[in-house]
RNA sequence: UAGGCUUGGAUAGGAGAGACACCUGUUAGAGGUGCGCCGACGGAGCAACCCCCCAGGAAACUCUCAGGCAAAAGGACUUCCAAUGCCG
Numbered sequence: 001u002a003g004g005c006u007u008g009g010a011u012a013g014g015a016g017a018g019a020c021a022c023c024u025g026u027u028a029g030a031g032g033u034g035c036g037c038c039g040a041c042g043g044a045g046c047a048a049c050c051c052c053c054c055a056g057g058a059a060a061c062u063c064u065c066a067g068g069c070a071a072a073a074g075g076a077c078u079u080c081c082a083a084u085g086c087c088g
Base pairs, nucleotide, nucleotide: 003087004086005085006083007082008081009080010079012078013077018035020034021033022032023031024030036069037068038067042065043063044062045061049057050056
């Protein structure tokens, strides 16, 4: 230096599951109750492994508290563009 990590931006890509039933209300959006479901925001748990005196770290696995189940919004992750620090 290439590149990697971190952070930000993008009108980029981006899954799953009842447009369920009843009641209330609005111009619309929505709220409550009930049953049935989803996992890729968040959260929690275990673990290969890392580290190790103790103790800790750790998933896209598991659980669904929250969230979600037409569209919209959101969305892990990916792509591209940058920035200012680190590694190199």